Source information:
Predicted 3D model of a 1482-nucleotide RNA (small-subunit ribosomal RNA) from an uncultured bacterium. The sequence is in RNAcentral, with records from SILVA. Its Rfam family is "Bacterial small subunit ribosomal RNA". Its family is annotated with structural constituent of ribosome and ribosome in the Gene Ontology.
RNA sequence: UAGAGUUUGAUCCUGGCUCAGAACGAACGCUGGCGGCAGGCCUAACACAUGCAAGUCGUACGAGAAGGUUCCUUCGGGAACUGGAGAGUGGCGCACGGGUGAGUAACGCGUGGGGACCUACCUCUUAGUGGGGGAUAACGGUUGGAAACGACCGCUAAUACCGCAUACGCCCUUCGGGGGAAAGAUUUAUCGCUAAGAGAUGGACCCGCGUUGGAUUAGAUAGUUGGUGAGGUAACGGCUCACCAAGUCAGCGAUCCAUAGCUGGUUUGAGAGGAUGAUCAGCCACACUGGGACUGAGACACGGCCCAGACUCCUACGGGAGGCAGCAGUGGGGAAUAUUGGACAAUGGGCGCAACCCUGAUCCAGCCAUGCCGCGUGUGUGAAGAAGGCUUUCGGGUUGUAAAGCACUUUCAGUGAGGAGGAAAACCUUCUGGUUAAUACCCAGGAGGCUUGACGUUACUCACAGAAGAAGCACCGGCUAACUCCGUGCCAGCAGCCGCGGUAAUACGGAGGGUGCAAGCGUUAAUCGGAAUUACUGGGCGUAAAGCGCGCGUAGGUGGUUUGAUAAGCGAGAUGUGAAAGCCCCGGGCUUAACCUGGGAACGGCAUUUCGAACUGUCAGGCUAGAGUGUGGUAGAGGGUAGUGGAAUUUCCUGUGUAGCGGUGAAAUGCGUAGAUAUAGGAAGGAACACCAGUGGCGAAGGCGGCUACCUGGACCAACACUGACACUGAGGUGCGAAAGCGUGGGGAGCAAACAGGAUUAGAUACCCUGGUAGUCCACGCCGUAAACGAUGAGUGCUAGUUGUCGGGAUUUCGAUUUCGGUGACGCAGCUAACGCAUUAAGCACUCCGCCUGGGGAGUACGGUCGCAAGAUUAAAACUCAAAGGAAUUGACGGGGGCCCGCACAAGCGGUGGAGCAUGUGGUUUAAUUCGAAGCAACGCGCAGAACCUUACCAACCCUUGACAUCCCUAUCGCGAUUUCCAGAGAUGGAUAUCAUCAGUUCGGCUGGAUAGGUGACAGGUGCUGCAUGGCUGUCGUCAGCUCGUGUCGUGAGAUGUUGGGUUAAGUCCCGCAACGAGCGCAACCCCUGUUCCUAGUUGCCAGCAUUCAGUUGGGCACUCUAGGGAGACUGCCGGUGACAAGCCGGAGGAAGGCGGGGAUGACGUCAAGUCCUCAUGGCCCUUACGGGUUGGGCUACACACGUGCUACAAUGGUAACUACAGAGGGCAGCGACUUAGCGAUAAGUAGCCAAUCCCAAAAAGUUAUCUCAGUUCGGAUUGCACUCUGCAACUCGAGUGCAUGAAGUUGGAAUCGCUAGUAAUCGUGGAUCAGCAUGCCACGGUGAAUACGUUCCCGGGCCUUGUACACACCGCCCGUCACACCAUGGGAGUUGGUUUUACCCGAAGACGGUGGGCUAACCUUUUAGGAGGCAGCCGGCCACGGUAAGGUCAGCGACUGGGGUGAAGUCGUAACAAGGUAACC
Repeated sequence: UAGAGUUUGAUCCUGGCUCAGAACGAACGCUGGCGGCAGGCCUAACACAUGCAAGUCGUACGAGAAGGUUCCUUCGGGAACUGGAGAGUGGCGCACGGGUGAGUAACGCGUGGGGACCUACCUCUUAGUGGGGGAUAACGGUUGGAAACGACCGCUAAUACCGCAUACGCCCUUCGGGGGAAAGAUUUAUCGCUAAGAGAUGGACCCGCGUUGGAUUAGAUAGUUGGUGAGGUAACGGCUCACCAAGUCAGCGAUCCAUAGCUGGUUUGAGAGGAUGAUCAGCCACACUGGGACUGAGACACGGCCCAGACUCCUACGGGAGGCAGCAGUGGGGAAUAUUGGACAAUGGGCGCAACCCUGAUCCAGCCAUGCCGCGUGUGUGAAGAAGGCUUUCGGGUUGUAAAGCACUUUCAGUGAGGAGGAAAACCUUCUGGUUAAUACCCAGGAGGCUUGACGUUACUCACAGAAGAAGCACCGGCUAACUCCGUGCCAGCAGCCGCGGUAAUACGGAGGGUGCAAGCGUUAAUCGGAAUUACUGGGCGUAAAGCGCGCGUAGGUGGUUUGAUAAGCGAGAUGUGAAAGCCCCGGGCUUAACCUGGGAACGGCAUUUCGAACUGUCAGGCUAGAGUGUGGUAGAGGGUAGUGGAAUUUCCUGUGUAGCGGUGAAAUGCGUAGAUAUAGGAAGGAACACCAGUGGCGAAGGCGGCUACCUGGACCAACACUGACACUGAGGUGCGAAAGCGUGGGGAGCAAACAGGAUUAGAUACCCUGGUAGUCCACGCCGUAAACGAUGAGUGCUAGUUGUCGGGAUUUCGAUUUCGGUGACGCAGCUAACGCAUUAAGCACUCCGCCUGGGGAGUACGGUCGCAAGAUUAAAACUCAAAGGAAUUGACGGGGGCCCGCACAAGCGGUGGAGCAUGUGGUUUAAUUCGAAGCAACGCGCAGAACCUUACCAACCCUUGACAUCCCUAUCGCGAUUUCCAGAGAUGGAUAUCAUCAGUUCGGCUGGAUAGGUGACAGGUGCUGCAUGGCUGUCGUCAGCUCGUGUCGUGAGAUGUUGGGUUAAGUCCCGCAACGAGCGCAACCCCUGUUCCUAGUUGCCAGCAUUCAGUUGGGCACUCUAGGGAGACUGCCGGUGACAAGCCGGAGGAAGGCGGGGAUGACGUCAAGUCCUCAUGGCCCUUACGGGUUGGGCUACACACGUGCUACAAUGGUAACUACAGAGGGCAGCGACUUAGCGAUAAGUAGCCAAUCCCAAAAAGUUAUCUCAGUUCGGAUUGCACUCUGCAACUCGAGUGCAUGAAGUUGGAAUCGCUAGUAAUCGUGGAUCAGCAUGCCACGGUGAAUACGUUCCCGGGCCUUGUACACACCGCCCGUCACACCAUGGGAGUUGGUUUUACCCGAAGACGGUGGGCUAACCUUUUAGGAGGCAGCCGGCCACGGUAAGGUCAGCGACUGGGGUGAAGUCGUAACAAGGUAACC
């Protein structure tokens, strides 16, 4: 020392991405009251107009303007004195101060040292300051030039210049000697000057240590390294030169490339670290670019000089001028950074004796919210909780004491008035003291006087007036404080990450409200933190990323025991240093704070020194436990070479033998009548070594297997002896290294890439088959990689055991016990994310090496190295994603496994699929063919019944408070029913007549009710959304499952229970068990049915009695039946079996036996399953229409396809005749007997019945006769004619009847459905709906089978287990090519530019060297002149720029081209994940 979000269905871990914090020379958006203190070109070291930024000294020098005074005057002026401008000579300064960060990876900087140096001005000390000379600017004259600027002649001064003299000290020296100074000014007191010594200050040089990245930069270097000598410098030094030697640097990273001023510090951080180097301070470097020197104490000089170059300006074209990275300012660049301000008042600097002058240093002001700090925008009271806004469940809530109102205050801003401090000096007068000969001067102190402020309308104080002038910005899904409405509808948009938006968005936009901060608030960029996510503090490597394939070994790192020495590391003390500022602590000053300031601490460091000696190191001497050697044994597919053996395959030869062989899922290709396969004998050749054989052995790994011999490496055991730390690891290096592959030469039986053929397949460049070449084998040489794996580096020590096995030893009572070394299984502690590891560690520790840091791009590109090649090794980036991943969990799934069930298959019976028709659907058509349902689980479904109606659809015509509800106003007392007429398709409109005339009442035009008209609220909607919903329903499935509490286990998701052994129809029951219990399901309870009893007896029944045509009647309730209530069945009994269980099997009894049969009953959930068109309902939409009414049409269409049915194809039948037996229902707008009529459908009358009474109602399959296998006496479609019924109405479009017609169809391909017993099949009957309309649906009974070995297979389901890359859960996931678009990138003929190297050419300015024939004041001499010295000129080497040639390297562009990434539901296949359908992978 704080964490959070995000990988998953969920979990733990690994791991990246993102956020919350701080900070900023910032910028942008919105907004903006005041003050203080700070800060302000990060980009173009780009170019600069204009002004200013370095001058000063008359106490160094000559000359001297204007002005003033005096005198003279010819009145023009002149002279003298004064004055001192401007310029010049000279001195000092200009090397400071100010700016910038281009260059520089360096002794540049930081820190600590060192000696061979210089230092103007300043301080101290010592000694001097004598005497001469020649010039020159200014100035005057002449003269050139456009200008800049000169040329010649003449005059002159100095603290300018040059000699001479002197020399304590100074310099040189061969120790004899030699050499070298000065300046004066002046108010006479000082200031200067010269030489020397010392100090101070400043500077130069050298050294140790520290100081960015890259090895895809590994070798660099010729003045290079050293020496001798010389030159040069202030000084050491290859600094330079000559000669000699061949060194020097480098893996502890030289050289090269890229980047960069360094530091104190700043920022972040708990710290260690990281990032950074604005402002302030120290150092360095630079001054348009490059080079060079001059002057000087100091420069190779920002506002100096010369040269070259680029650029700009002036020009008379001849030639000249310039350098803001000083302060302002301009253009440009840029996201972006200020005034062409004031003053020298203060601080400091230059010059001067000084006054003073100069100073864009500095001090101030201006601009900018750029930052930090402070203040304000009011305070109190005030509920009718005002209005308005927003919202609402319509009650309210909220804005909100907020406002208004009332009472106060006046900071800041405003106006006016006053008003510090920054000022001390200097100068003048005077006093005291010091000094002195001195009362001068000077110095110190005191007193008095005279003045000096840019800022400045200062700070500050007072007065006045009035709440008056002063609040915004961001956010409100989670992280993260803060929620609602409206709009929008995967659009517009948001987004830091996860992610929002497809009609109810707390995530977009607006609003109300809220939250946070506040004169600011947000966003963006960049930094640190969080990030233990580079891990020193403080990480890892079996499976997540990560152990080199394995040895040997160099450097390096580490190292047993003991004694002594030493003191490098180490420990303690002291000293020096570690600038100031900053940070921290304690104080002080501004009203506070920021800010400023005094003191302290600290600055982890470096250096010197003293002491110590445990540990490490070093040196010396010992030891034997590590390591090694010797002796004796042992085991072994350890390696190499040579030889040798048998079995088998193949080929060849010969014999026997005959038609096939071979191969597969099935086949075919292939071989075979030219004799195969098979079989027997013989021969050849190559390769590999059965059994033994084993989680056995050996080896470092790769790997090693018949037998024999030879050569050879290592290991183990036993006992002793010897050496004496000889050890471990191991970067580079080097050796070995499976298979495949390569080269050369052999060999080649079998096998077998490529290839060919045959199959399979939609295709099949595969899997399968038949062949078959490289290769596999040998020799020699390469390659150097593998899932080279224990996915586990090597070494050492320590830490419970049990049990196998291999090789030795000890011991033995032969059972065993024990010890050393290997190799396995299990297991404790411990470890681990878990799985697991566990003396053969993945435990506890130490030493050394290698490696990792999100996924993809990519082990790829480029470059290097190696290789014959293939390729290997080393190894990135752009770009892209928010994941990728490990282990474990629960599900789901598997062409995984086990167990089990189901009309699931099988065994059967009957169908569908073919025909005709019915019906539904699709499609098509249409004005409309209303809508919904869509695998199972839509399709005779909603529809238990579309001619009108229904009806929702279409066309046309009408209505608009509406066909319907409530409220309000007005009117009336009604309303309504019925008749007729006219117009119209009708709705509707108009007319007409008849009946009828409200109720209560307090008697009020009061109330209720009804009707009509009107207004607006509203009605209405089968309009949309079943993906907003309720309810209801389907389905898995009547499958046996689904869960919970407590406990236990696990870090956790979760597990356990619910698994296991049995058993069941069943999670049914029993037993066992870290589980014990419980709930919803199962079962039971309910209904029907099967037996029986009791009760009851009409409409039912009739045994006996009476009676009749007839249970018709009397009578009866025994029976049947009806409908209430009971009994009965429970594995209860017996036997067997099973575990002494649950149960199962068999039997008895029983009407029924192991759930007796059937029904109702449907767990947790799944399918966003179905339904907004049953109903209800949120939201949206329509409102003279998407509402309402009417007529007609449509839902009934018809090339076609499908589903479900009916009828058939016939003889188990058709037709005709005859004749028994049901059950369950329905009936008053009804069922309708019966009679009559009709061939019939029906019609006309009408009995009975509101139904155990009457009716529908005939049951049919049955029996007999006939037909005799045909498109028929089967089949009945279709069509014609004539009818019947219902109904307002049968045209579109009903059903039925009669006559006639007589289609397809002769048992139905692939495929597919139902059914396990009173079932299938077959036969009829009834009902709902309904005016009428059934082949559909629902229900009823009659007749009444076959088969089930069994669970291999298909389908569905349950439990356990296994694999998984699936979780939208296999209708999953997912790979690659191709096509399209975009993006970045590699190659690329080349091309453009930068940088650098080598060689050569050229050679400005300059200093150096030479020469100096030309020129020459000072000095010297022997003086018409010469010498010394100097200058110009010339020559030489060095050298900037420039040029030529050849390279290296970096970057830009580049036709074309390679792969990569990302994109919407593109194309082709299906490689992987399950045994992924050929196990996968290297």